This is a predicted structure of a 96-nucleotide RNA (Bacterial small signal recognition particle RNA) from a Bacillota bacterium.
It is recorded under the gene name ffs.
RNAcentral holds the sequence, with entries from ENA.
Rfam family: Bacterial small signal recognition particle RNA. It is annotated as a non-coding RNA gene.
The organism belongs to Bacillota, within Bacteria.
The model forms 96% of the base pairs in the Rfam consensus.
RNA sequence: AAUAUAUGCGUGCAACAAUUAUAUAGGAACCUGGUCAGAGUAGGAAUACAGCAGCCAUAACUAUCCCUGUUUGUGUGCACUUUUUUAUUGGAAUUU
Numbered sequence: 001a002a003u004a005u006a007u008g009c010g011u012g013c014a015a016c017a018a019u020u021a022u023a024u025a026g027g028a029a030c031c032u033g034g035u036c037a038g039a040g041u042a043g044g045a046a047u048a049c050a051g052c053a054g055c056c057a058u059a060a061c062u063a064u065c066c067c068u069g070u071u072u073g074u075g076u077g078c079a080c081u082u083u084u085u086u087a088u089u090g091g092a093a094u095u096u
Base pairs, nucleotide, nucleotide: 004088005087006086008082010080011079012078013077014076015074016073017072018071020069021068023064024063025062026061032057033056034055035054040049041048042047
């Protein structure tokens, strides 16, 4: 040196963790929308106008998720390629 056992990078699949999407629920005194009682304004009247509360729907946002998908990561597992001036083993050949 060969060989053998490990190991490094990369890739794939899984595992674990996080992230985000979807779904559902909650969610605005007013500066979101709809409907707008009462009250107000205009009018001879009919009615119209603006519009608070309430109700409904939702925004930012919050929460839940057995499952489904996105993205990221690795002191987890397996496989494959490569060879990393890697480690150990080994001690051929050459030289002194």